A computed fold for a 73-nucleotide RNA from a Bacilli bacterium, annotated as transfer RNA.
Its Rfam family is "tRNA". It is annotated as a transfer RNA.
[in-house]
């Protein structure tokens, strides 16, 4: 310096062909249980790394930043 690839709930990740963002752990609440643990039940909790742009519509398509991985030399 160049190729590439990721950045999406606290935390690992999924998200199809551009049409209402999700799960699995944690977390709260109830049940059970002497009691905790495990078990089961409901639940809360993201403007999807920043900015712009195409679209009627953008997590996803283009662009230009920043972060992190890997190859190169």
């Nucleotide at each position: 310096g160049c190729a590439u690839u990721c950045u999406u709930a606290g935390c690992u990740c999924a998200g199809u062909u551009g049409g209402u963002a999700g799960a699995g752990c944690a977390c709260g609440u109830g049940a059970c249980u002497c009691u905790u643990a495990a078990u089961c039940u409901c639940g809360g909790g993201g403007u999807c790394c920043a900015g712009g742009g195409u679209u009627c519509g953008a997590g996803u398509c283009c662009c230009u930043g920043a972060g992190a991985g890997u190859g190169u030399a």